């Protein structure tokens, strides 16, 4: 220097579910809880998925706009201990 490989310790995060709370919704936050995670730290730039709304029509599809998801993937950025 490298987040590519390996394994342990000390720490870190926290899915489903439950309670509370916010939101129109997807969903967020707090507490409990642990399925997992070496970036499950941070950022919506690209694609996906989901929600709301408007329009079109062949009436369940398409398109515009707004939002959610970084634990859907890619990308960007920062970064801890030990060994080789």
């Nucleotide at each position: 220097a490298c987040a590519g490989u390996c394994a342990u310790u000390u720490g870190g995060c926290a899915a489903a579910c439950u309670g509370g709370u916010c939101g129109a919704g997807a969903g967020g936050c707090c507490a409990g809880g642990a399925c997992g995670c070496a970036a499950a730290g941070c950022c919506u730039c690209c694609g996906g998925u989901c929600c709301c709304c408007u329009g079109a029509c062949c009436a369940g599809u398409c398109a515009a706009g707004g939002g959610a998801u970084a634990g859907c993937g890619g990308g960007g950025u920062u970064g801890c201990a030990g060994c080789a």
Notes
c-di-GMP-I riboswitch aptamer from Aeromonas molluscorum, 84 nucleotides, folded computationally. The model forms 95% of the base pairs in the Rfam consensus. Taxonomically the source falls in Aeromonas (Bacteria, Pseudomonadati, Gammaproteobacteria, Aeromonadaceae). Its Rfam family is "c-di-GMP-I riboswitch aptamer". Rfam's curators write: GEMM was predicted in a large-scale screen for bacterial structured RNA regulatory elements. Its mean pLDDT, the model's own confidence on a scale to 100, is 77.